[in-house]
């Protein structure tokens, strides 16, 4: 050049056939057990908003009533061919 996998909370990462975007686990923060920590319980823990709402899946358009998911470009990391 040319094919492919991946990109989703601070992390790892779910999300079925397009239908509630954040399950589950770690981490963090607070509080409760302790004399104190650890362990364990319990709440919260993307972003804007007093709230109602809106946004948010690397980035940009697109298709559809609805897009992480199809599609079209584009960037990144990796793998393979040349």
């Nucleotide at each position: 050049g040319g094919g492919g996998a991946c990109g989703u909370g601070g992390c790892g990462a779910a999300a079925c056939u397009g239908g509630c975007a954040u399950a589950c686990g770690c981490g963090c923060u607070a509080g409760g057990u302790u004399g104190a920590g650890g362990g364990c319980c319990u709440a919260g823990u993307c972003c804007c908003g007093c709230a109602a709402g809106g946004g948010g899946u690397g980035g940009a358009g697109g298709u559809u009533c609805a897009a992480a998911u199809c599609c079209u470009c584009u960037c990144g990391u990796c793998c393979c061919c040349a």
The prediction has a mean pLDDT of 81.
The RNA shown here (transfer RNA) has 82 nucleotides and comes from a Candidatus Omnitrophota bacterium.
It matches the Rfam family "tRNA". By type it is a transfer RNA.
Lineage of the source: Bacteria > Pseudomonadati > Candidatus Omnitrophota.